[in-house]
Context: one part of a larger RNA
RNA sequence: UGACGGGGGCCCGCACAAGCAGCGGAGCAUGUGGUUUAAUUCGACGCAACGCGAAGAACCUUACCUGGGCUUGACAUGUAGGUGACCGCCGUGGAAACACGGCUUCCCUUCGGGGCACCUUCACAGGUGGUGCAUGGCUGUCGUCAGCUCGUGUCGUGAGAUGUUGGGUUAAGUCCCGCAACGAGCGCAACCCCCGUCGCAUGUUGCCAGCAUUUAGUUGGGGACUCAUGCGAGACUGCCGGUGACAAACCGGAGGAAGGUGGGGAUGACGUCAAGUCAUCAUGCCCCUUAUGUCCAGGGCUACACACGUGCUACAUUGGCGCGUACAGAGGGCUGCGAUACCGCGAGGUGGAGCGAAUCCCUUAAAGCGCGUCUCGGUUCGGAUUGGAGGCUGAAACUCGCCUCCAUGAAGGCGGAGUUGCUAGUAAUCGCGGAUCAGCAUUGCCGCGGUGAAUACGUUCCCGGGCCU
Numbered sequence: 001u002g003a004c005g006g007g008g009g010c011c012c013g014c015a016c017a018a019g020c021a022g023c024g025g026a027g028c029a030u031g032u033g034g035u036u037u038a039a040u041u042c043g044a045c046g047c048a049a050c051g052c053g054a055a056g057a058a059c060c061u062u063a064c065c066u067g068g069g070c071u072u073g074a075c076a077u078g079u080a081g082g083u084g085a086c087c088g089c090c091g092u093g094g095a096a097a098c099a100c101g102g103c104u105u106c107c108c109u110u111c112g113g114g115g116c117a118c119c120u121u122c123a124c125a126g127g128u129g130g131u132g133c134a135u136g137g138c139u140g141u142c143g144u145c146a147g148c149u150c151g152u153g154u155c156g157u158g159a160g161a162u163g164u165u166g167g168g169u170u171a172a173g174u175c176c177c178g179c180a181a182c183g184a185g186c187g188c189a190a191c192c193c194c195c196g197u198c199g200c201a202u203g204u205u206g207c208c209a210g211c212a213u214u215u216a217g218u219u220g221g222g223g224a225c226u227c228a229u230g231c232g233a234g235a236c237u238g239c240c241g242g243u244g245a246c247a248a249a250c251c252g253g254a255g256g257a258a259g260g261u262g263g264g265g266a267u268g269a270c271g272u273c274a275a276g277u278c279a280u281c282a283u284g285c286c287c288c289u290u291a292u293g294u295c296c297a298g299g300g301c302u303a304c305a306c307a308c309g310u311g312c313u314a315c316a317u318u319g320g321c322g323c324g325u326a327c328a329g330a331g332g333g334c335u336g337c338g339a340u341a342c343c344g345c346g347a348g349g350u351g352g353a354g355c356g357a358a359u360c361c362c363u364u365a366a367a368g369c370g371c372g373u374c375u376c377g378g379u380u381c382g383g384a385u386u387g388g389a390g391g392c393u394g395a396a397a398c399u400c401g402c403c404u405c406c407a408u409g410a411a412g413g414c415g416g417a418g419u420u421g422c423u424a425g426u427a428a429u430c431g432c433g434g435a436u437c438a439g440c441a442u443u444g445c446c447g448c449g450g451u452g453a454a455u456a457c458g459u460u461c462c463c464g465g466g467c468c469u
Base pairs, nucleotide, nucleotide: 007469008468009467010466011465012464013463015459016458019422020421021420022419023418026313027312028311029310030309031308032307033306034304035303042053043052064299065298066297067296068295069294070293073124077123078122080120081119082118083117084116088103089102090101091100092099093098106115107114108113126288127287129286130285131284135282136281137277138276139275140273142271147186148185149184150183151182152181153162154161155160166177167176168175192265193264194263195262197233198232199231200230201229202228203227207222208221211220212219236259239253240252241251242250243249315415319374320373321372322371323370324369325368331362332361333360336355337354341350342349343348381412386407387406388405389404390403391402392401428451429450430449431448432447433446434445
């Protein structure tokens, strides 16, 4: 000077409390440990590993195992020599890779040669082999916490202090006042994006008040409205009252679509954890070089006595089932989205209109509302599991895909100790879309809207953090 204390003071945060919904019990999904295995590739391990890298393991991916092959190599550049092709097609062997045989077969030229390809040779290639405790880059975390520093001056022998402490105040080292300090930088805030109000401009593919027209904004027409796309306005404690130190500020009010940071996002200071990553990439050193490289087939990553994490579905009547009926937003679409129609109980199939899309399609949103039914029963709850029959993608669904129909109907009657999230359009609940992708996510991830609460006395206590001592 820091850090730490079951020392003190002050102050924050869904930290506790007050509430609501969960997890921990069941079945299943998924990740991990362990065990097993020829292999179950590797990494991640308190918070900050465990639906994590993986935004998609049947082959491929793939790094693992078994077996079969290759050795200048699957890939790059150069050197020397040789050949004229390489590719392709056919045959034989083979699981394929590949091997052997046959057929076919170059271009330019100043005629010196050059280009290209192959074979041989040598340099070399190659390595998801090791070291994240040799590194770059990127990332997590404390933490969007309010802090971290510098110049000059002053004080101290010095380490260092001061400034940055103090009195108020703030979400904030935010601002004010004071002060041997005076200034400044990185952070805070603002500048950026989205949402909320209004104005102006422009109206197609969007809209339809009035005028015609129609089954239908369908057509003529219109720019009012919605909406879309741009550009602006608006909020600043600006105004009023009170409190305060005449300050900063705080409390209340007016006006206003919005009020004191309006809501959300992006944005992460100096640093900490030898935190994570050599398997994104890059890279030092070490190691392999007829193999730790490379090609192929099959298998494995999907195993299963068990243990843990994260989720989904339930245990029902605020419910289940049947019929009818209403209202979104945000996205995606040409190897694509695919309508009307027809076939099938259905998954789906036939077919192909329209659309590179404010035009067409995905696309019927669901919860909701109306009517009916069930009546407390392991049930018309719940759907695991299993048998059978099918559909789709794909060379190929045995190991190991998804979906449909019929049958089967398991555990489960609200969950011990303990533990998680959330303060408002939030929690809870309901569906919709997208990335990845041939196919595969009702359960993961990232978004979107619909319905829409309860509670906060307070800061003693638990956890984390800030300032002073």
The prediction has a mean pLDDT of 84. The part of an RNA shown here (small-subunit ribosomal RNA, 3' major domain) has 469 nucleotides and comes from an uncultured bacterium.